[in-house]
Molecule: Bacterial RNase P class A
Organism: Rickettsiales bacterium
RNA sequence: GCAGACGGGCGGGCUAUAGCUUUGUAAGAAGAGGAAAGUCCGGACAUCAUGGGACAGCAUAGCGGCUAAUGACCGCGCGGGGCGACCCGACGACCAGUGCCACAGAGACGAGCCGGUUCAGACCGGAGUGAAACGCGGUAAACUCUAUGCGAUGCAACUCCAAAUAGGCCAAUCGCGGACAGGAAUGUCCAGGUGUGUUCCGCACCGAGAAAGGCGGGUAGGAGGCUUGACGUUCGCAGCAAUGCGAAACGCAGAUUAAUUAUAGCCGGUGCGGCAACCUAAAAAGGCCCGCGCCACAGAAUCCGGCUUACAGCCCGUCUGAUAUU
Repeated sequence: GCAGACGGGCGGGCUAUAGCUUUGUAAGAAGAGGAAAGUCCGGACAUCAUGGGACAGCAUAGCGGCUAAUGACCGCGCGGGGCGACCCGACGACCAGUGCCACAGAGACGAGCCGGUUCAGACCGGAGUGAAACGCGGUAAACUCUAUGCGAUGCAACUCCAAAUAGGCCAAUCGCGGACAGGAAUGUCCAGGUGUGUUCCGCACCGAGAAAGGCGGGUAGGAGGCUUGACGUUCGCAGCAAUGCGAAACGCAGAUUAAUUAUAGCCGGUGCGGCAACCUAAAAAGGCCCGCGCCACAGAAUCCGGCUUACAGCCCGUCUGAUAUU
């Protein structure tokens, strides 16, 4: 120098002018990401009285660790791929049971044929084929079994305020029941009904209405939730690592028909071209020089942690391979 493997970072900056949103009395300050995407997972949070038990269903599956939690992540083991650095794994059980194993072959487990042995049986050997043949073979991202776990819905959750209408009309379904106490009001219990992922049990409420349908009318408003966190950056300690603990300072969008922009100049990066001028002893070559062009994927919407996918270009580190030179 070439080809690769793994890990990390940036992906635009500054100035001026004009503009938008939040905040502030004002001056001023702040304003879209490494993936904000996908909605594949896990949670925080909110509401459903409880979040109970059984069944069903779904999910996971070597061992250990980490985490709020996960099927993610880290380490080790085993299996597979690669010359290697490394990468991938849906990794419990085939004597609980049921299936499947093409073609070939007598036959893929129900058995049969020939020979030896035996009273008989058990037992031993043989026939070719095939990945595998009388077996504790193979196969479970085959059905299944085992172990463990899991309530539902979701910020369009949900809470509050205000206003308006027609507390409208229509047609059905199920039910409106019983006992006891009481002068009565009423109270207790039962039948029954509603609710909770399915069904059942339990539980709560109702015990008189329940769950829906059609036509028509009103409303589409405001405030909260809403951004201070399982938070980020830097440093130190422990640990192989994921990660944990500690300290100081700095940092922090909250829109709601939806802001976070436009123009110009300079810087940065990059492609192509160039030597008229400048620089490199000279130079056709190069440059922090000149000219022209371009700058990726993309856009917060309750928030956080993973995974997957997209990405012009640039930078840093470690390791592997073959070759050449010294």